[in-house]
This is a predicted structure of a 254-nucleotide part of an RNA (large-subunit ribosomal RNA, domain VI) from Golenkinia longispicula. The full RNA is in RNAcentral, with records from ENA and SILVA.
Context: one part of a larger RNA
RNA sequence: CGUUAGAGCGUUGAUGGGAUCCUUCAUUAGUACGAGAGGACCUUGAAGGACGUGCCUAUGGUGUACCAGUUAUCCUUCCAAGGGUAAACGCUGGGUAGCUACGCACGGAGCGGAUAACCGCUGAAAGCAUCUAAGUGGGAAGCCCACCCAGAGAUGAACGCUCUCCAUAGGCCGCGGGAAGACAACCCGUUCGAUAGGUGUCCUGUGUAAGAUCAGUAAUGGUUUAAGCUGAGGCAUACUAAAGGCCGAUUGAU
Repeated sequence: CGUUAGAGCGUUGAUGGGAUCCUUCAUUAGUACGAGAGGACCUUGAAGGACGUGCCUAUGGUGUACCAGUUAUCCUUCCAAGGGUAAACGCUGGGUAGCUACGCACGGAGCGGAUAACCGCUGAAAGCAUCUAAGUGGGAAGCCCACCCAGAGAUGAACGCUCUCCAUAGGCCGCGGGAAGACAACCCGUUCGAUAGGUGUCCUGUGUAAGAUCAGUAAUGGUUUAAGCUGAGGCAUACUAAAGGCCGAUUGAU
């Protein structure tokens, strides 16, 4: 821009893509078959592998500054207590959210259809025979459908419901943001408000802060104290920030 007024939702499904896997064990049954050795079709059930999709309750990983320990050196302020640097966390022990696999869940269901090779039935040409010439049945991990995803620019532009028409329906920009994201896009919120930050509280992590006091010559240890601190998490709370602006034209054959 089109789809012939403008919108918001919801569908149909032309078409395209994905998936389609394999193994073992048990059962039928030591049956059929076979002299024996051996050993089934068919049926049912159960495990597992690889692959795919999703997820983070648990188990692990990561978690660049959440907590603690610690070495050297410099600094604040001498002690104590802290801060900076040590290859882009100095090193070490842990670890929330998020992201993840080594973890968890699920998936490949059809006694649907048409067929291939092949196997048949009936059956002439050709008094026989012949699966074929007329007719007709079976038959594959393959084909079509079924399953999952996208899908009306399917210009052959489909369909349904609702809303609006003297400025509305609705949309866009801006702004606050997001388990959405390279940017766009998408989604939520915008004071009639919990959208983000802050604050409070809870969870979580770390593991008993500082100061004081007690014991010890001291290093150090005990008590106050499951303390102090705590990014992303839950729930509250308007304290801070979400000022505002614009497009959209009149009932639609042009």
It is recorded under the gene name rrl. Lineage of the source: Eukaryota > Chlorophyta > core chlorophytes > Chlorophyceae > Golenkinia.